[in-house]
């Protein structure tokens, strides 16, 4: 990098350093010197993992490997349904686990 499978309406800081950007891309709409990115600490969650129980499916606990910690994946695009609001699915992107 590509493929497969799974997941997304929940959750998480009045902290320290730093000093201008950030929310994937494009368009919108937002966040940001009342302090962005990044780093540290803290926290959340439980995909992999560990332990115990269980015939199996699974359940409970832990937190080693990841991940996450504004807004539904912030919204859209395409298809179907619907008078509209909107609903469902797909695409795209993200994360995990596995394969090449």
């Nucleotide at each position: 990098c590509u493929c497969u499978u799974a997941u997304a309406g929940a959750g998480a800081g009045u902290g320290g350093c730093a000093g201008a950007g950030g929310g994937a891309c494009u368009g919108g709409c937002c966040c940001u010197g009342u302090g962005a990115a990044g780093c540290c600490c803290g926290g959340c969650a439980a995909c992999c993992u560990g332990u115990a129980c269980c015939a199996a499916g699974g359940u409970a606990c832990a937190a080693g490997g990841u991940g996450c910690u504004a807004a539904u994946u912030c919204c859209a695009u395409c298809a179907g349904c619907a008078a509209u609001a909107g609903c469902u699915g797909a695409a795209a992107g993200a994360u995990a686990a596995g394969a090449g």

A computed fold for a 100-nucleotide RNA from Vallitalea pronyensis, annotated as SAM riboswitch aptamer (S box leader). The prediction has a mean pLDDT of 84. Its Rfam family is "SAM riboswitch aptamer (S box leader)". From the family's description: The SAM riboswitch is found upstream of a number of genes which code for proteins involved in methionine or cysteine biosynthesis in Gram-positive bacteria.